[in-house]
RNA sequence: CCCGAUAAGGGCAAACCCGCCGAAAGGCGGGGGCGCAAAGCUGUGGGUCUAAGGUCCCGAGAGGGACUACGACGGCCUGGCUGCCGAAG
Repeated sequence: CCCGAUAAGGGCAAACCCGCCGAAAGGCGGGGGCGCAAAGCUGUGGGUCUAAGGUCCCGAGAGGGACUACGACGGCCUGGCUGCCGAAG
C1' cells in the first nucleotide's frame, strides 16, 4: 500500500411517525434503525425524480394535456479531494 475481522473505541442513519419549509421532487429538526469501512466532503459524466416558471396543443370558458431543469437525489453507477482502527492474507 492492497485488504477489511463475530477485533476495540467510536461514527453515520433507510423505512415509518411527529413538527417546520417547499408548487413538487425533496429538505431541515426530533423519535426510530434497515443498513453502511468512506452512508465523510464534492457533484465531473451518466442515471433517476419533480415541473413552479416557460413553450406548445385541446377547450367558448373554467380547465385539461405534452415537452422542458435553471429544481432535487447522490444510501443508483462513476470521477475528484480527505480520513479513524488493525487481525489474517

This is a predicted structure of an 89-nucleotide RNA (c-di-GMP-I-GGC riboswitch aptamer) from a Candidatus Hebobacteria bacterium.
The source organism's lineage runs through Bacteria, Bacillati, Armatimonadota and Candidatus Hebobacteria.
Its mean pLDDT, the model's own confidence on a scale to 100, is 88.
The model forms 90% of the base pairs in the Rfam consensus.
It matches the Rfam family "c-di-GMP-I-GGC riboswitch aptamer". Rfam links the family to the GO term cyclic-di-GMP binding.